The part of an RNA shown here (small-subunit ribosomal RNA, central domain) has 346 nucleotides and comes from Avena eriantha. Rfam family: Bacterial small subunit ribosomal RNA. Its family is annotated with structural constituent of ribosome and ribosome in the Gene Ontology. NCBI's taxonomy places the organism under Eukaryota, Euphyllophyta, Petrosaviidae, Poales, Avena.

[in-house]
Context: one part of a larger RNA
RNA sequence: CUGGGCGUAAAGGGAACGUCGUAGGCGGUGAAUCGGGUUGAAAGUGAAAGUCGCCAAAAAGUGGCGGAAUGCUCUCGAAACCAAUUCACUUGAGUGAGACAGAGGAGAGUGGAAUUUCGUGUGUGGGGUGAAAUCCGUAAAUCUACGAAGGAGCGACAAAAGCAAAGGCAGCUCUCUGGGUCCCUACCAACGCUGGAGUGUGAAAGAAUGGAGAGCAAACAUGAUUAGAUACGCUGGUAGUCCAUGUCGUAAACGAUGAGUAUUCGCCCUUGGUCUAUGUGGAUCAGGAGCCCAGCUAAUGCGUAAAACACUCCGCCUGGAGAGUACGGUCGCAAGACCAAAACUC
Numbered sequence: 001c002u003g004g005g006c007g008u009a010a011a012g013g014g015a016a017c018g019u020c021g022u023a024g025g026c027g028g029u030g031a032a033u034c035g036g037g038u039u040g041a042a043a044g045u046g047a048a049a050g051u052c053g054c055c056a057a058a059a060a061g062u063g064g065c066g067g068a069a070u071g072c073u074c075u076c077g078a079a080a081c082c083a084a085u086u087c088a089c090u091u092g093a094g095u096g097a098g099a100c101a102g103a104g105g106a107g108a109g110u111g112g113a114a115u116u117u118c119g120u121g122u123g124u125g126g127g128g129u130g131a132a133a134u135c136c137g138u139a140a141a142u143c144u145a146c147g148a149a150g151g152a153g154c155g156a157c158a159a160a161a162g163c164a165a166a167g168g169c170a171g172c173u174c175u176c177u178g179g180g181u182c183c184c185u186a187c188c189a190a191c192g193c194u195g196g197a198g199u200g201u202g203a204a205a206g207a208a209u210g211g212a213g214a215g216c217a218a219a220c221a222u223g224a225u226u227a228g229a230u231a232c233g234c235u236g237g238u239a240g241u242c243c244a245u246g247u248c249g250u251a252a253a254c255g256a257u258g259a260g261u262a263u264u265c266g267c268c269c270u271u272g273g274u275c276u277a278u279g280u281g282g283a284u285c286a287g288g289a290g291c292c293c294a295g296c297u298a299a300u301g302c303g304u305a306a307a308a309c310a311c312u313c314c315g316c317c318u319g320g321a322g323a324g325u326a327c328g329g330u331c332g333c334a335a336g337a338c339c340a341a342a343a344c345u346c
Base pairs, nucleotide, nucleotide: 003318004317005316006315007300008299012314014201016199017198024194025193026192028089029088030087031086032085033084036082037081038078039077040076041075043073044072045071051067052066053065054064055063056062092191094187095186096184098182099181100180104177105176106175107174108173109172110171111154116149117148118147119146120145121144125136126135162169163168206247208245209244210243211242215241216240220236221235258313259312260311261310263308266291267290269288270287271286272285273284274283275282276281295302296301319346320345328339329338330337331336
């Protein structure tokens, strides 16, 4: 390389977009035209040597004749398929009308409970643990009542629920805004799928500047435990956590399962529609859980939401360790990220 693979053995890109025309690959139905690909026949050519066969002769060789040389060119045909051109079609894709659900996103405003601090009243211990101590407290703590301030998170509802491409999203109200589902079948007429490169997005932590700082809490400091205890448990506590603006670009970014399309025995629960019409129902779309036939699988298990059966396109794997490292390059303020080896060795 081929082959075989990618839930768990090595292996699915974190995830999307396709916008101004990304490139490329692949791609519905009918008819006509064309004859580039394709295909049939014939001709020419394919030097010699070589190769294969036959003959002469034969030890090797040599000589003669013929074939092949899967190719190319030209001529005459075919028109199913691929390509091209034209005209149509509607079931794929999209638009529209009417409904509907939702923690989808951004901005602004606002609410109550709780923690903390402060003020006022009361007047002696509190806190913490396995047990203690550090710690707080007559400079008035803890508890309790009232009041004030400030920051962060939104209990019950709440669910295997919902929404979103993924990351993710939850008090309430308003404004702006994206996507989806059902139903009608009015319009359009293949406008589709995938997608190297590219572009924006991307938890937490981190770094920058300016704010904010209640609680929590890396680092750190005590007091304990212990043989030791640079830990677990305790008392404190700074970055950080929060906001704004840019930055980083990684996660067990997981369903460890790429996207799309088509086909496949059933049962049961549930979310949002539609139809039927009151039957503690039935039918049908689009999601979300559970069980299972066939089939698949090394097994576990998957099983109409496939890991079944097929097709299209992309990404990735190829014994372990060295190593996701070195060098080099690109990006970054840095931390580092991305691309990515070899020697040696088993």